Lysine riboswitch aptamer from uncultured Ruminococcus sp., 164 nucleotides, folded computationally.

[in-house]
């Protein structure tokens, strides 16, 4: 230093299909009424809108299925740009994707608290349990046996193992 590889409910990604969103949004039709009133992220202007019937989605984000790509997989976090998006339109502030950057985390379970969410699903953060795979260090004992197994404590993936 290059190739190639382990770890396990291992990581992600679209593709179909199931519920869930939601009896909501939007649409039609009456009925009020140009409401000094509410609501549409915050300001301003505007336009809608608040009740009754009828009809009625999606998308995100979830369940399973085969299939793809892989083992910093990916996640999360900084900051920049670029689109898109929050009733029009300025000006502010959220929210998505992507890219590139900054620092982080071995894997996954699970409980507590938090922020997201329609949600009790489910995703993330931080802690904490105990479990796992991998190094190290130690200590009885098992074995022929320095290597194997087993207990203890500890680091962490810029790690470990193999093979040149």
């Nucleotide at each position: 230093a290059a190739u190639a590889g382990a770890g396990g409910c291992g990581c992600g990604g679209g593709c179909u299909u199931c519920a869930u969103c939601a009896g909501u949004a939007g649409c039609c039709g009456g009925a009020g009424a140009g409401a000094u009133c509410g609501c549409a992220c915050g300001g301003g202007a505007a336009u809608g809108u608040g009740c009754c019937g009828g009809u009625g989605a999606a998308a995100g984000g979830g369940g399973a299925g085969a299939c793809c790509g892989c083992c910093g997989a990916g996640g999360c976090u900084u900051a920049u740009a670029u689109g898109c998006u929050u009733u029009u339109c300025c000006c502010g502030g959220g929210g998505c994707a992507u890219a590139u950057c900054u620092g982080u985390c071995g894997g996954g379970a699970u409980c507590a608290c938090g922020c997201a969410g329609a949600a009790u699903a489910u995703g993330c953060g931080u802690g904490g349990u105990a479990c796992u795979g991998u190094c190290g260090u130690u200590g009885c004992g098992g074995g022929a046996a320095u290597u194997c197994c087993c207990g203890a404590c500890g680091g962490a993936g810029u790690g470990c193992u193999a093979u040149u």

The coordinates come from a structure-prediction model, not an experiment, and the mean pLDDT is 80. The RNAcentral record of the sequence draws on MGnify. It matches the Rfam family "Lysine riboswitch aptamer". Rfam describes the family as follows. Riboswitches are metabolite binding domains within certain messenger RNAs that serve as precision sensors for their corresponding targets. A reference for the family is Mandal et al. (2003), "Riboswitches Control Fundamental Biochemical Pathways in Bacillus subtilis and Other Bacteria", Cell. Gene Ontology term of the family: lysine biosynthetic process.